[in-house]
Context: one part of a larger RNA
């Protein structure tokens, strides 16, 4: 310079409290604003920022009794969630091997790598902080098993069974119907409280509600045609399996395999609601009642990796079936019993991550209501959130 410029998009106001002090903290009433997001849940990152209590010198663009500050205590529960004891992509390592003065380059067998595959748990309730992780109810999955039942075998071989053969996992792009749910609307019917300050207000009245999962059962709309015999130069060995050939059936409204949903059960239960008592009126506690139907719209979710059309012809591998090699004297279902290791789980998704800041930028994936609307545009709202630190 100058007590100048700035205080970083954005609505607040009053009353109450708290305090030494209060526009800025707490409540509480209004007003506003977000509502394909400024709401919920995650994945990367971050690493205690989470929660409770006491503080206020700096940090907060003012203030501060508050905070993502500071000190102290506390908090993260798994057989089913995620990852690992399973499997491979791109790549990366790389015994032998090749190459190269050394250093080291490349590379088979093989090991590693998830952005894929596969793989068994759902509702409730409970903390001040954490839950498919504690509890309560209900399931499942894998191995074990001295037990009980059944049913089979012991060379006339019950069962198990590859690291080895097939199948199958297994997959492009565009289109169309058709059958559901989810979500929502709606009731004059159910449930619960109400009965009015001003026409009406016991009435076709007003306000809130009418919810419920995995898992078992039963096997639908939908989709696929299927099953025996014989033979067999192939599938590095064998094969009853798969390929190849032939024949013979069943069928096009059957059987069979797939299969959302829907019904029962789960649920006499739990939950919404509404409502009572109790006190240390709270981050309470302890009862009580309880309808849970109908009809409408309706997915970008399921069924479906299905269906039909096209050339460009669109992973691997394990898990699984299924054949032998082979093993084999007790086996195999069923109950019942019993065991289930390691890691991550708080907490933020923006003032907590990447931008040197509490920064008008950046940051993947889910959910995604209501009126008008073609519509996730757009405008007012809902749940839920917020008034952006002078």
């Nucleotide at each position: 310079g100058a007590g100048u410029a700035a205080c970083g998009a954005a609505a607040g106001a009053a009353g109450g409290g708290u305090g030494a002090g209060a526009a800025u903290c707490c409540c509480u009433u209004c007003c506003a604003c977000c509502g394909a997001u400024u709401g919920c849940c995650c994945a990367a990152g971050g690493a205690u920022u989470c929660c409770u209590g006491a503080g206020u010198a700096a940090a907060g663009u003012u203030c501060g009794u508050c905070u993502g500050c500071u000190c102290a205590g506390g908090g993260u529960u798994a057989g089913u969630c995620a990852g690992g004891a399973c499997c491979u992509a791109a790549g990366g390592c790389g015994a032998g091997g090749c190459c190269g003065a050394a250093a080291g380059g490349c590379g088979u067998a093989g090991u590693c790598g998830a952005u894929g595959g596969c793989c068994a748990a759902c509702g409730g309730g409970u903390u001040g902080a954490u839950a498919u992780u504690c509890c309560c109810g209900u399931a499942c999955c894998a191995c074990g098993u001295c037990g009980c039942g059944u049913u089979c075998g012991u060379u006339u071989g019950a069962c198990c069974g590859a690291u080895g053969g097939g199948g199958g996992g297994a997959c492009g792009a565009g289109g169309a119907a058709g059958g559901c749910u989810a979500u929502g609307g709606g009731a004059g019917c159910c449930c619960a409280g109400g009965c009015g300050a001003u026409a009406g207000u016991u009435g076709u009245c007003c306000u809130g509600g009418g919810g419920u999962a995995a898992g078992c059962g039963u096997g639908u709309a939908g989709g696929g045609g299927u099953g025996g015999u014989u033979c067999u130069a192939g599938g590095c060995a064998a094969a009853u399996c798969c390929g190849g050939a032939a024949c013979c059936g069943c069928a096009u409204u059957a059987a069979c395999c797939u299969g959302a949903g829907a019904c029962g059960c789960g649920a006499u239960g739990c939950c919404a609601g509404c409502u009572g008592g109790c006190u240390u009126u709270a981050a309470g506690c302890c009862g009580g009642c309880g309808a849970g139907u109908c009809c409408c719209g309706g997915a970008c979710g399921c069924c479906a990796a299905g269906c039909c059309u096209c050339c460009a012809a669109g992973a691997a591998a394990a898990g699984c079936c299924u054949c032998u090699a082979g093993g084999g004297a007790g086996a195999a279902c069923g109950c019942g019993c019993g065991u289930g290791c390691c890691u991550g789980u708080a907490c933020c998704a923006a003032a907590a991550c990447c931008g040197a800041c509490a920064c008008a930028g950046g940051u993947g994936g889910g959910c995604a209501a209501g009126u008008g609307g073609a519509g996730a545009a757009c405008a007012c709202u809902a749940a839920g959130g917020u008034g952006a630190u002078c």

The prediction has a mean pLDDT of 80. This is a predicted structure of a 390-nucleotide part of an RNA (large-subunit ribosomal RNA, domain III) from a metagenome. Its Rfam family is "Bacterial large subunit ribosomal RNA". Rfam links the family to the GO terms structural constituent of ribosome and ribosome.